The RNA shown here (transfer RNA) has 74 nucleotides and comes from a Solirubrobacteraceae bacterium. The prediction has a mean pLDDT of 82. RNAcentral records the identical sequence in 2 taxa. It matches the Rfam family "tRNA". About the family: Transfer RNA (tRNA) molecules are approximately 80 nucleotides in length. Rfam classes the family as a transfer RNA. RNAcentral holds the sequence, with entries from ENA and MGnify.

RNA sequence: GCGGCUGUAGCUCAGCUGGCUAGAGCGUCGCCUUGCCAUGGCGAAGGUCGAGGGUUCGAAUCCCUUCAGCCGCU
Numbered sequence: 001g002c003g004g005c006u007g008u009a010g011c012u013c014a015g016c017u018g019g020c021u022a023g024a025g026c027g028u029c030g031c032c033u034u035g036c037c038a039u040g041g042c043g044a045a046g047g048u049c050g051a052g053g054g055u056u057c058g059a060a061u062c063c064c065u066u067c068a069g070c071c072g073c074u
Stems, first nucleotide, its partner, number of pairs: 001073007010026004019057001028044005050066005
């Protein structure tokens, strides 16, 4: 230098042939339960989907550029 993969909640990830309101588990916080803890039950907070732009009535999803990590080739 060229090519491929990955990037979504604090962590691990799903969703990615465009259209419910962006989700799950774990974790955090509150309440209930208990003599206390754990377990269990209920609820809440937390995201503008790596960044910028484009297409579209509508983009996490398609297109372009770019950043970071990993792998391969030269």